A computed fold for a 474-nucleotide part of an RNA from an uncultured bacterium, annotated as small-subunit ribosomal RNA, 3' major domain.
Context: one part of a larger RNA
RNA sequence: UGACGGGGGCCCGCACAAGCGGAGGAACAUGUGGUUUAAUUCGAUGAUACGCGAGGAACCUUACCCGGGCUCAAACGCAUGAGGACAGUCCCUGAAAGGGGAUCUUCUUCGGACCUUAUGCGAGGUGCUGCAUGGUUGUCGUCAGCUCGUGCCGUGAGGUGUCGGCUUAAGUGCCAUAACGAGCGCAACCCCUAUCGACAGUUGCUAACAGGUUAAGCUGAGGACUCUGUCGAGACUGCCGGCGCAAGCUGUGAGGAAGGCGGGGAUGACGUCAAAUCAGCACGGCCCUUACGUCCGGGGCGACACACGUGUUACAAUGGCAGGUACAGCGGGAAGCCAUGUGGCGACACAGAGCGGAACCCGAAAACCUGUCUCAGUUCGGAUUGGAGUCUGCAACUCGACUCCAUGAAGCUGGAUUCGCUGGUAAUCGCGCAUCAGCCACGGCGCGGUGAAUACGUUCCCGGGCCUUGCACA
Numbered sequence: 001u002g003a004c005g006g007g008g009g010c011c012c013g014c015a016c017a018a019g020c021g022g023a024g025g026a027a028c029a030u031g032u033g034g035u036u037u038a039a040u041u042c043g044a045u046g047a048u049a050c051g052c053g054a055g056g057a058a059c060c061u062u063a064c065c066c067g068g069g070c071u072c073a074a075a076c077g078c079a080u081g082a083g084g085a086c087a088g089u090c091c092c093u094g095a096a097a098g099g100g101g102a103u104c105u106u107c108u109u110c111g112g113a114c115c116u117u118a119u120g121c122g123a124g125g126u127g128c129u130g131c132a133u134g135g136u137u138g139u140c141g142u143c144a145g146c147u148c149g150u151g152c153c154g155u156g157a158g159g160u161g162u163c164g165g166c167u168u169a170a171g172u173g174c175c176a177u178a179a180c181g182a183g184c185g186c187a188a189c190c191c192c193u194a195u196c197g198a199c200a201g202u203u204g205c206u207a208a209c210a211g212g213u214u215a216a217g218c219u220g221a222g223g224a225c226u227c228u229g230u231c232g233a234g235a236c237u238g239c240c241g242g243c244g245c246a247a248g249c250u251g252u253g254a255g256g257a258a259g260g261c262g263g264g265g266a267u268g269a270c271g272u273c274a275a276a277u278c279a280g281c282a283c284g285g286c287c288c289u290u291a292c293g294u295c296c297g298g299g300g301c302g303a304c305a306c307a308c309g310u311g312u313u314a315c316a317a318u319g320g321c322a323g324g325u326a327c328a329g330c331g332g333g334a335a336g337c338c339a340u341g342u343g344g345c346g347a348c349a350c351a352g353a354g355c356g357g358a359a360c361c362c363g364a365a366a367a368c369c370u371g372u373c374u375c376a377g378u379u380c381g382g383a384u385u386g387g388a389g390u391c392u393g394c395a396a397c398u399c400g401a402c403u404c405c406a407u408g409a410a411g412c413u414g415g416a417u418u419c420g421c422u423g424g425u426a427a428u429c430g431c432g433c434a435u436c437a438g439c440c441a442c443g444g445c446g447c448g449g450u451g452a453a454u455a456c457g458u459u460c461c462c463g464g465g466c467c468u469u470g471c472a473c474a
Stems, first nucleotide, its partner, number of pairs: 001474002004470002007468007015458002019421005026313008034304002042053002064299007076122009088103006106113002124288002127286003133282002135277003138273001140271001145184006151160003164175003190265004195233007205222002209220003236259001239253001240251004302440001315414001319373006331362003336355002340351004380411001385406007427450007
């Protein structure tokens, strides 16, 4: 000077408390450990691994295993030599890759080009080392800190500034001051959202006028309104009252769409963990070179006594089922989205309009109304299994999703313990997208609908910041 303390003081955070809903018990999905296996490829391991890399493992992917092949090699560059073929087509063999054979026999400005083949030099490696590295990332933590120049103090390490008082979300600001200034952080500048205005009206809208229908902005028309899009305005403790030296705090204050950081996002200082990644990529060193390279067929990554994490569905009446009836937003669409009609109980099939889309298509559900069930392992719950099908795709046995009929398991609210959340939040309800032929999505990322309860307070648990004190430690 740090670090540490079951030392002290001050302060903060869904940290506790006050509440609401979960996890831990059940079934299933998924990841991990373990075990098994020819292989169950590899990595990630307290917080900061475990629905993580993977935003799509039937083949491919694929890196693993078994078997069959190739050796200038799947691709590319250079040099030298040889050739006009290679490719294609056909035949044989084969699981395919590959191997063998037949047929065919390039262009030219004659310099060569193109292709094949032989040889050589470069290849290739998801092989090792993240403790040789770059780049990127997690975490402390969106915590308020981390430093520098000059000056001053100290023999020096170093200190001061950065401490103290008040204040703030903030090293935010004010006052004080051997310090005076400055930098990286904070804040602001950026994006979305909440209000208004101007401009612009098509594919959007419809108040007035006119036409028109079973019903429709359907048509003429209009730019008022909604909306869409660009540019502006607006919020600054600016005004008033109270407290205060000031910074600032406060009010059932005014005005205002919004009030004291309006809400959300992006943004992550110096550094810590020899944190993670050589399997995204790049790269030093080491290693393999008829194999640790590469091609193909099949299998595996999907195994299953068990253990853990994360989820989904439930255990029901604030509910289940049946019928009726409303209201979104983000987005996506051509090898696509598919209206409508027909067939099928249905998944879907056939026919078929529109739309590269403010025009066409992609059905919101909870909610509301009516009826029924009456507390039961049930009209709860849907696992599992049998049968019959649909679709994608060379191909659904290992190992796809979906539909119909039948079956109808565990489960009656879950021990110790533990997680999330302070407002359009929690809870609950559906919708869209990426990946993608299809899909094991109950995951991830977004979107809107309905919409709470509680916070006395900071004693305690956890984490953090500042000052101070002690010294087993560096």